[in-house]
RNA sequence: GGGGUGUUAGCUCAGCUGGUAGAGCGUCGGAUUCCAGUCCCGAAGGUCAUCGGUUCAAAUCCGGUACGCCUCA
Numbered sequence: 001g002g003g004g005u006g007u008u009a010g011c012u013c014a015g016c017u018g019g020u021a022g023a024g025c026g027u028c029g030g031a032u033u034c035c036a037g038u039c040c041c042g043a044a045g046g047u048c049a050u051c052g053g054u055u056c057a058a059a060u061c062c063g064g065u066a067c068g069c070c071u072c073a
Stems, first nucleotide, its partner, number of pairs: 001072007010025004019056001027043004049065005
């Protein structure tokens, strides 16, 4: 350098054919407990890597860029 693939919450990952973004763990609050843990209830937390395009509508489709991984040379 060519080809492929990944990037979504603090972490690990879902999100099927475009239609208002979720889970587990963690964090915070409550309940329980002598205290803590376990269990239970609730909440916060995301410009979906980035820039542009298509579309009434984009995490999802198309292109550029960045970074990681695989592969060819």

A computed fold for a 73-nucleotide RNA from Carpediemonas membranifera, annotated as transfer RNA. The source organism's lineage runs through Eukaryota, Metamonada, Fornicata, Carpediemonas-like organisms and Carpediemonas. The coordinates come from a structure-prediction model, not an experiment, and the mean pLDDT is 83. It matches the Rfam family "tRNA". By type it is a transfer RNA. RNAcentral holds the sequence, with entries from Rfam.